[in-house]
């Protein structure tokens, strides 16, 4: 530096839950919580999976969620083998 993620150190994020608030939902933003994660950092590009204020009314389309589903992309601490 690149793959890798073993011992540690420095932090770091925050599942369901709960409270407020947002949106038709899906879900998402504060705050508390704190099951986990070595990319649980960022990207909706593939593929899943979810909603539906619409179209259609078989299949689907159209807008939309979801990266803590799973691949890919960029970016990142620390360093054994």
């Nucleotide at each position: 530096c690149c793959u890798c993620g073993a011992a540690a150190a420095a932090g770091g994020c925050a599942c369901a839950c709960c409270u407020g608030g947002g949106a038709a939902a899906a879900c998402c933003c504060a705050g508390g919580g704190c099951c986990g994660c070595a990319a649980a950092g960022c990207u909706a590009c593939g593929g899943g999976u979810c909603c539906g204020u619409g179209a259609a009314u078989c299949c689907u389309c159209c807008a939309g969620a979801c990266c803590g589903c799973c691949g890919g992309g960029c970016u990142a601490c620390c360093g054994a083998a």